[in-house]
RNA sequence: GGGGCCGUAGUGUAGCUUGGUAUCACGCCACCUUGGGGUGGUGGUAACCGGGGUUCAAAUCCCCGCGGCCCCA
Numbered sequence: 001g002g003g004g005c006c007g008u009a010g011u012g013u014a015g016c017u018u019g020g021u022a023u024c025a026c027g028c029c030a031c032c033u034u035g036g037g038g039u040g041g042u043g044g045u046a047a048c049c050g051g052g053g054u055u056c057a058a059a060u061c062c063c064c065g066c067g068g069c070c071c072c073a
């Protein structure tokens, strides 16, 4: 220098192909349960890497960047 894959709550992930309320688990908080703790139950908390474009509508499509991994040189 060229190419490919990836980036979503504190952590790990689904959703992208086929645009329309963002999923689940763990964690954390409150309550219930217990003599207390753990377990269990209920409720809550918190996210789309940045910018631009297309569109009524973008995590999703397009473009430019940033970061990570891999391959070629």
Stems, first nucleotide, its partner, number of pairs: 001072007010026003020056001027045006049065005
Molecule: transfer RNA
Organism: Candidatus Woesearchaeota archaeon